[in-house]
Context: one part of a larger RNA
């Protein structure tokens, strides 16, 4: 000086309370551990590793294993010699990768170029150090802190300054005051959304006027509205009341679309963990060079007595089943999304149209009405198996999705313990997108729809801030 303290004071924070919902018990997905294996490639390991690197593991990726092959090597430069335009073709013999034999062609005056072949100089390595490193990320933590300059104090480390008092989401401010300033954080200044005005209307919209349908903004037309872009304006404790010296604070106070940081976001200070990543990339030493480079089949990464964590679907009646009805949003779309018809019980399949899209085209479920179940492991649940298909793809044995029929396991709200949420939140319904032929997505980011319940308070657990 700092850090810790079952020391004090003060104060925050879904930390605790008060509430909703979950997890921990069941199956199954996934992801680790462990075990297993020829390999089960590698990294992540309290918070801060385990639906994490993976936003897509049947071959490919692939880094692992086994087996067959290549050695200038898959790809790139210099450099010396051969031969040869380029480059197509086809046979052999194989599991392919390679090996091997053949045909057909034969650049430019040249100088050369361009390809193969033989040799060198350079290659390549997901080998191996994150404790050699750049960069990049987690975290404490969007917590309010970290410093400096010059005075001042101290022999010095150093202290003040940053400390009292009051305020504040905040070292946010306002007093006070050997300190005066200042600087990275806060706060604003970006995005977005919630009102309004202005301005442009096409593919959006359609009040008015005419046309037109079986119905339709379908036409002509409009610039009123909705919307979609641009500009601007509005929110600052501005005003009123009270309280305070002041900075502020309090109001079922006014106005207002909105009030005290309106809501989200993006922004991450000096610094902590020898954190994490040498496999994203790049880079130092180290190590391999007919192999720790490289290509190809084929297995593995999907193993399974068993532990964990992270989902997802239930255990039913506020609920399952059958019928009819009715409303988003973000998106994406030509190797693509497909209206409509026909076939098929259905995944799907033939047809066919319209769009490179505010113009087509994908496009709700919950929820409403009705009917049915009547408290049974059941019309609850739906693993698991058995048949049959459907698709993409050279290929679906190991190992892919989905459809139909059958078949129906556990399972009656879940110890100890423990997580998530303060409002358009939590529950809850679906709906889209990236990756990607196909998908093991229940995952990850988004989107909109219904839409709650409680916070007395601050002893007490966690964190974390000042004195």
């Nucleotide at each position: 000086u700092g850090a810790c303290g079952g020391g004090g004071g003060c104060c925050c924070g879904c930390a605790c309370a008060a509430g909703c919902g979950g997890a921990g018990g069941a199956a199954c997905a996934u992801g680790u551990g462990g075990u297993u294996u020829a390999a089960u490639u590698c990294g992540a390991u309290g918070a801060u590793a385990c639906g994490c690197g993976a936003g897509g593991a049947a071959c490919c990726u692939u880094a692992c294993c086994c087996g067959g092959g290549c050695u200038c090597g898959a790809a790139c430069g210099g450099c010396u010699a051969a031969u040869g335009a380029a480059u197509a073709c086809g046979g052999a013999u194989g599991a392919a990768a390679g090996u091997u034999c053949g045909u057909a062609g034969u650049c430019g005056c040249a100088a050369g170029a361009c390809a193969u072949u033989a040799g060198u100089c350079g290659a390549g390595g997901u080998g191996c150090u994150g404790c050699a490193u750049g960069g990049u990320u987690g975290u404490c933590g969007u917590c309010a802190g970290c410093u400096c300059g010059u005075g001042c104090c101290g022999u010095g480390a150093g202290g003040u300054g940053u400390c009292g008092g009051c305020u504040u989401a905040a070292g946010u401010g306002c007093c006070a005051u050997a300190a005066c300033g200042a600087g990275c954080g806060c706060a604003a200044c970006c995005c977005u959304u919630a009102c309004c005005g202005u301005u442009a209307g096409u593919u959006a919209c359609c009040a008015u006027c005419a046309g037109g349908u079986a119905a339709a903004g379908c036409u002509g037309g409009g610039g009123a509205c909705u919307c979609u872009g641009g500009c601007g304006g509005g929110a600052c404790u501005g005003c009123c009341a009270c309280c305070g010296u002041a900075a502020g604070g309090u109001g079922u106070g006014a106005g207002g679309a909105a009030g005290g940081u309106g809501g989200g976001g993006a922004u991450g200070a000096c610094g902590u963990c020898a954190a994490a990543u040498c496999a994203g990339c790049a880079c130092g030493g180290c190590c391999c060079u007919u192999a720790c480079g490289u290509c190809c089949g084929g297995g593995g990464c999907g193993a399974c007595a068993c532990a964990c964590g992270u989902g997802u679907u239930a255990c039913a009646a506020u609920g399952g089943g059958g019928g009819g009805g009715a409303c988003a949003g973000c998106a994406g779309g030509u190797u693509g999304c497909u209206a409509c018809c026909c076939g098929g019980c259905g995944a799907c399949g033939g047809g066919a149209u319209g769009c490179g899209a505010a113009u087509c085209c994908c496009c709700a479920a919950a929820c409403c009405c009705u009917c049915u179940c009547c408290c049974g492991g059941u019309u609850c649940g739906g693993a698991u198996c058995g048949g049959a298909g459907u698709c993409u793809g050279c290929a679906a044995c190991c190992c892919g999705a989905c459809u139909c029929c059958g078949u129906g396991a556990a399972g009656c709200c879940g110890g100890a313990u423990u997580c998530g949420c303060u409002a358009g939140u939590a529950a809850u319904c679906g709906c889209g997108c990236a990756u990607c032929a196909g998908c093991c997505a229940u995952g990850g980011c988004g989107c909109g729809g219904u839409g709650a319940a409680u916070a007395c308070g601050u002893u007490c657990c966690c964190g974390g801030g000042c004195c």
This is a predicted structure of a 467-nucleotide part of an RNA (small-subunit ribosomal RNA, 3' major domain) from an uncultured bacterium.
Rfam family: Bacterial small subunit ribosomal RNA.
Model confidence (mean pLDDT): 85 of 100.